[in-house]
RNA sequence: GGGUCGCUAGCUCAAUGGUAGAGCAACCGGCUCUUAACCGGUAGGUUCAGGGUCCGAAUCCCUGGCGACUCA
Repeated sequence: GGGUCGCUAGCUCAAUGGUAGAGCAACCGGCUCUUAACCGGUAGGUUCAGGGUCCGAAUCCCUGGCGACUCA
């Protein structure tokens, strides 16, 4: 330098054009003599950045950034 893939909640990951979700973690409560475990609930998002297409974009297109793999 070329190619491929990835970037979404604190973490690990879903969502394949139509209201952004789950598990764990956090917080509140139940249970318990207490803790852990278990059970119920709550909160938490500029979907890497900018632009474009579309009635509508996490999703499609372009440019850039960061990371992984690969070829030379």